About this RNA: The RNA shown here (small-subunit ribosomal RNA) has 1375 nucleotides and comes from an uncultured bacterium. The sequence is in RNAcentral, with records from ENA and SILVA.
[in-house]
RNA sequence: AGAGUUUGAUCCUGGCUCAGGAUGAACGCUGGCGGCGCGCCUAACACAUGCAAGUCGAACGGCACCCACCCUCGGGUGGAGGCGAGUGGCGAACGGCUGAGUAACACGUGACCAACCUGCCCCACGCACCGGGAUAGCCGGGGGAAACCCCGGGUAAUACCGGACGUCCCCGGGACGGCGCAUGCCGUCCCGGGGGAAGCCCAGGCGGCGUGGGAUGGGGUCGCGGCCCAUCAGGUAGACGGCGGGGUAACGGCCCACCGUGCCUACAACGGGUAGCCGGGUUGAGAGACCGACCGGCCAGAUUGGGACUGAGACACGGCCCAGACUCCUACGGGAGGCAGCAGUGGGGAAUCUUGCGCAAUGGGGGCAACCCUGACGCAGCGACGCCGCGUGCGGGACGAAGGCCUUCGGGUCGUAAACCGCUUUCAGCAGGGACGAGAAGAGACGGUACCUGCAGAAGAAGCCCCGGCUAACUACGUGCCAGCAGCCGCGGUAAUACGUAGGGGGCGAGCGUUAUCCGGAUUCAUUGGGCGUAAAGCGCGCGUAGGCGGCCGCGUAGGCGGGGGGUCAAAUCCCGGGGCUCAACCCCGGUCCGCCCCCCGAACCCCGCGGCUCGGGUCCGGUAGGGGAGGGUGGAACACCCGGUGUAGCGGUGGAAUGCGCAGAUAUCGGGUGGAACACCGGUGGCGAAGGCGGCCCUCUGGGCCGAGACCGACGCUGAGGCGCGAAAGCUGGGGGAGCGAACAGGAUUAGAUACCCUGGUAGUCCCAGCCGUAAACGAUGGACGCUAGGGGGGGGGGGGACGAUCCCUCCGUGCCGCAGCACAACGCAAUAAAGCGUCCCACCUGGGGAGAACGGGGCGCAAGGCUAAAACUCCAAAGGAAAUGACGGGGGCCCCGCACAAGCAGCGGAGCAUGUGGCUUAAUUCGAAGCAACGCGAAGAACCUUACCAAGUCUUGACAUCUGCCUGACCGUUCCUUAACCGGAGCUUUCCUUCGGGACAGGCAAGACAGGUGGUGCAUGGUUGUCGUCAGCUCGUGUCGUGAGAUGUUGGGUUAAGUCCCGCAACGAGCGCAACCCCUAUCCUUAGUAGCCAGCAGUCCGGCUGGGCACUCUAGGGAGACUGCCGGGGAUAACCCGGAGGAAGGCGGGGACGACGUCAAAUCAUCAUGCCCCUUAUGCCCUGGGCUACACACGUGCUACAAUGGCGUAAACAAAGGGAAGCGAAGCGGUGACGCUUAGCAAAUCUCAAAAAUAACGUCCCAGUUCGGACUGCAGUCUGCAACUCGACUGCACGAAGCUGGAAUCGCUAGUAAUCGCGGAUCAGCAUGCCGCGGUGAAUACGAAAGCCGGGUCUUGCACACACCGCCCGUCA
Repeated sequence: AGAGUUUGAUCCUGGCUCAGGAUGAACGCUGGCGGCGCGCCUAACACAUGCAAGUCGAACGGCACCCACCCUCGGGUGGAGGCGAGUGGCGAACGGCUGAGUAACACGUGACCAACCUGCCCCACGCACCGGGAUAGCCGGGGGAAACCCCGGGUAAUACCGGACGUCCCCGGGACGGCGCAUGCCGUCCCGGGGGAAGCCCAGGCGGCGUGGGAUGGGGUCGCGGCCCAUCAGGUAGACGGCGGGGUAACGGCCCACCGUGCCUACAACGGGUAGCCGGGUUGAGAGACCGACCGGCCAGAUUGGGACUGAGACACGGCCCAGACUCCUACGGGAGGCAGCAGUGGGGAAUCUUGCGCAAUGGGGGCAACCCUGACGCAGCGACGCCGCGUGCGGGACGAAGGCCUUCGGGUCGUAAACCGCUUUCAGCAGGGACGAGAAGAGACGGUACCUGCAGAAGAAGCCCCGGCUAACUACGUGCCAGCAGCCGCGGUAAUACGUAGGGGGCGAGCGUUAUCCGGAUUCAUUGGGCGUAAAGCGCGCGUAGGCGGCCGCGUAGGCGGGGGGUCAAAUCCCGGGGCUCAACCCCGGUCCGCCCCCCGAACCCCGCGGCUCGGGUCCGGUAGGGGAGGGUGGAACACCCGGUGUAGCGGUGGAAUGCGCAGAUAUCGGGUGGAACACCGGUGGCGAAGGCGGCCCUCUGGGCCGAGACCGACGCUGAGGCGCGAAAGCUGGGGGAGCGAACAGGAUUAGAUACCCUGGUAGUCCCAGCCGUAAACGAUGGACGCUAGGGGGGGGGGGGACGAUCCCUCCGUGCCGCAGCACAACGCAAUAAAGCGUCCCACCUGGGGAGAACGGGGCGCAAGGCUAAAACUCCAAAGGAAAUGACGGGGGCCCCGCACAAGCAGCGGAGCAUGUGGCUUAAUUCGAAGCAACGCGAAGAACCUUACCAAGUCUUGACAUCUGCCUGACCGUUCCUUAACCGGAGCUUUCCUUCGGGACAGGCAAGACAGGUGGUGCAUGGUUGUCGUCAGCUCGUGUCGUGAGAUGUUGGGUUAAGUCCCGCAACGAGCGCAACCCCUAUCCUUAGUAGCCAGCAGUCCGGCUGGGCACUCUAGGGAGACUGCCGGGGAUAACCCGGAGGAAGGCGGGGACGACGUCAAAUCAUCAUGCCCCUUAUGCCCUGGGCUACACACGUGCUACAAUGGCGUAAACAAAGGGAAGCGAAGCGGUGACGCUUAGCAAAUCUCAAAAAUAACGUCCCAGUUCGGACUGCAGUCUGCAACUCGACUGCACGAAGCUGGAAUCGCUAGUAAUCGCGGAUCAGCAUGCCGCGGUGAAUACGAAAGCCGGGUCUUGCACACACCGCCCGUCA
């Protein structure tokens, strides 16, 4: 000193929460010793029992005992010590307890009493003479259960009473002197009246009375100070004062009689709530905030309420009386009692102790004293309640033991920790000694304690909380939104450092956590030290009361303020210095402080008083603009209605309609009349007003502003709690008025509905008069006043100069815009206009969200509607918010641009049959995955067995496969046979290498175990790979700059492009990933090379490049050239680039391919593979036979074939490219109608072969028909592959010939060698192609357009309460 938490991120506002300290604590777990403290916060609830206030014989009568003496033997006298009860004295008013009450002179602080008292104590002075009568105890008698009481008799005093001297005291009157702020006080003298003592022991003391003084303690008064509520605004009858009196120690309305009507209050009376106050304690940097246990001061109380008595002192805790409640005793007639004293009990409560010891110390009462009393006090006991101190050992010790935990298995960690070796003994234990505390003697509860010494032995002594972030400390297992945690944020839904346990770690330590409370952090009530345009917050506006604040000059002062001095600020506490207990806590000594009061001094300033001034403010005069206000009058346009004319079939209304009006004559139009409301154009970014607000014109009355020149007043000012007034619309009351408009209402539409939006009507109302209401996004969301602080350009009003004009210049006032500094202490923005700037003053208001500007209650207003004031409980709230930035989004807006996106076309799909995939259904199983685009002829580029992962049945277990160990065998392999559905199982034959002879290598078998195995789960744990947006033109970075920051800039802008392509501009300058290019194919040419190509040119030829020969051409495949807007013209900024042209095989990226930025979809895949974790292990693994993946009432996707004449069929002809081929391609020949078979030539292939290309062209036929279209389905017969074609292959021949005659809504592809159409090849593959991947042949149509609309995309801008981002968010009702 801060931190966490609102957002995807940011800044701010703002609340919540945490880290700190504290406690008279409590609770949980744990607990060795000692010291010092503390210990009913609740029931001021009730109390059993004991104790807590007595003492004095030196006040008195008296009493028993002891001694001595006397004796009438009953007793008496004297002495020493002592004393129950009683009289008397002092004390009992202290000490101790408690905090109920009290908001008060109760407390604190300061001052005052000239208005007072003070026992015992101290000092000084003076006095004490003479008498008297009682009474308790006691004796006798009586009553009562008791408490206790009554009668009679006798008695003492320092008890009580009377008198006297003079001293003395008090009261009244008078004279003189002195003093005080004042009422007044003090002293001396004189006169009158009144009062007054006590003795005891006795050397010497203790007392008594009086006066004065001191000391101590008290009483009273006043200033100032310290809680909440204004939803308590008025209170008060002894109330306020006076005169007189009573009362008191004393003042006072304290009390009383009379008189007056006052007194308190917004500076908060009265009322309500709460509370003992303070020194101080806790916290805090401080200011403050909270508290008032222990200790100390004061107050108050003593079962509740009231009262007085005694006394120096009480209205009296352990006194009295009365009343109430309660408890107890009782013989029922009456009595007794008061723990908020110490202990203790019950009760209440989360919770708070022993019915201890002692008067040894300190202190108190009594006493001359000895002494007695003292639950005050000193000690001890109990309680970790707090603070402080100490200990539970110290050193060595690696094989880093065992064990635990983790592990990538190597190891890591607990950990020098332990064991083990050595040493020590504090505390506790045992034993011996043994205090201080006692100040002259005696006397020690604590206590055989502290302390000292000796002895034994590591011996008796460690826990609690935490480990996701804040906050220091991490792993494993279990659990699976369960159980649970949590102070806030939040963890837990299968891999949880957040739950539980364990290991380890962190923190503190005889404690540790939790709970509660307080302060802090919180500058989050802000004096120090906050705010109010948009976050909470400016009253709707004005006038003005109290209050607050206030211009210039001079003079003066009490006060403020500053300085100095004095008093006080008790002690303790805090702080500083020092000292004592071994240290510390604790204790002791010394020193300092806030504040208040008094005195003295003081420059300036403030307040105040007096005097003056004119610049603030105001008044007068002259002008001037204006929808400022009130009343009265008046005008035209429009509208509606009425009358009349013309005129005819519709009008009206809407997105489109309908309701409505109209042949009874509407709408339209003309003329006339009536009525109400509002004032087009001017009109404005303009004017006026305090705001609300104000608009035709004229008149009357009236408010304010501005300007000009002077004169006058002389601070008269500003603000303004309350108060008073004004105050849009709607609404209310009464009365008028009512054209248009128009809540409600009715109808018509719209719609799923439509109590709405639209339409047709229409009542209140809107208008006027009078009176209410008093609100608003009454907004500039910005209170008022004054001064000051760059400019620029516009427009309104006035004045001046120039010339009275245009225009220009100067100036005052008002009105909007841009903009600097500054501010915004967040940004947006504000910015001399009235500032959101710099200052001064005053007022209002705010303090998290919801609840709530409010249901309810209170107050006051209103006729009502309602308005003003304005909480709390509760909250499964931890946010609610402001501004700005980036995205995403929009069936918001604006700007620009692409794409077979639309349009224009061509061909399809959707209808039929079949193929294929999928859903569904079925099944023992129909294995699994893929799911909008971007799953569905997809994984499948080949399911009859195999594949195969599924099902049924039968087997196997160290396993079909890998590594390791032991034993056996010598093989393994191959082959024959039996068994079986097959695998499995059984039997037979055959049969190694090396060697140091132990064995080893290798293989098989057996056995046990490590392990194998899993297409089991999780693509939401992953790698890799892939799809998609999208071949879209974007996505970023470095540095710089701007911004508090997220971020922006760059990448935006003007052009241009297919393109973030390029050019220009620009606080940006560069760069990267993308685009393009570099790569491949293709189009032209050249070159190199030629077992294919050529008679091109020569020769031969059984005529075929067949041969010689040659590479010129085609071609093949290596290299190269070529295209770059290079040239010309035009456009454009002389740019990029675009248009046209020339040349060229080709142009303006020539065509095609490969190539896919940052990222998105928790997209797809654990079943290609790899892989974490979980799961199965005589089975979820392995083998095998058969079945299934091929099922079929249906639905969808993708295809094939068609529906025919641009066609089908037949005949005979022509022209490719790219590929494949050895378990292969297979020529020719022969057989077969054919599939194919037989037989083989050639070819590892520019050589041979698959191989025929087909559409096409030619000729012929069919003649519009379910056909010579179409070929499904079915029958029969075959071919081929394969162990095997039943489930379930392809093909061939013959026969059968179905649906189908161009396909609803809807929908797909394609812009050129493209679509369409035609065939060919290949991969997979034993066989199986309508699929897929390639190849060439033939070869179109259309693009008007265009940003208008659909889909998708890009850029800029704007909006947003969205950010798992519109498939979002979110409101209400119902359940």

Model confidence (mean pLDDT): 84 of 100.